The RNA shown here (Bacterial small signal recognition particle RNA) has 100 nucleotides and comes from a Chloroflexota bacterium. Model confidence (mean pLDDT): 77 of 100. It matches the Rfam family "Bacterial small signal recognition particle RNA". By type it is a non-coding RNA gene. Its family is annotated with SRP-dependent cotranslational protein targeting to membrane, signal sequence recognition and signal recognition particle, plasma membrane targeting in the Gene Ontology.
RNA sequence: GGCCGGGUCCUGUGCAGCGGCGUCCCGUGAACCCCGUCAGAUCCGGAAGGAAGCAGCGGUAAGCGGUCGAUGCCGGGUGCCGCAGGGUCACCUGGCCCGA
Numbered sequence: 001g002g003c004c005g006g007g008u009c010c011u012g013u014g015c016a017g018c019g020g021c022g023u024c025c026c027g028u029g030a031a032c033c034c035c036g037u038c039a040g041a042u043c044c045g046g047a048a049g050g051a052a053g054c055a056g057c058g059g060u061a062a063g064c065g066g067u068c069g070a071u072g073c074c075g076g077g078u079g080c081c082g083c084a085g086g087g088u089c090a091c092c093u094g095g096c097c098c099g100a
Stems, first nucleotide, its partner, number of pairs: 001097008009086006015079002018075007025066004034059004042051003
């Protein structure tokens, strides 16, 4: 000095993580206009029975709240973690060859 490889670089992608939103989970949650069960009382009936149904209780809808968690979607100059492609000598590094 030349050649080749790798890294830094760029792009795509995967993974992790951050933020937002949603779902799962727990709690709460309807005087009546949700459901069920309906004490008492009421109505129909000669009776047997039947009917509607307040309070109460139970369960839930919308909503609200919740510590840690699980999960889906969206987003980013988060990471230097992986994979693939690109790019040149700007830098670093390794090998080979030639010459002094």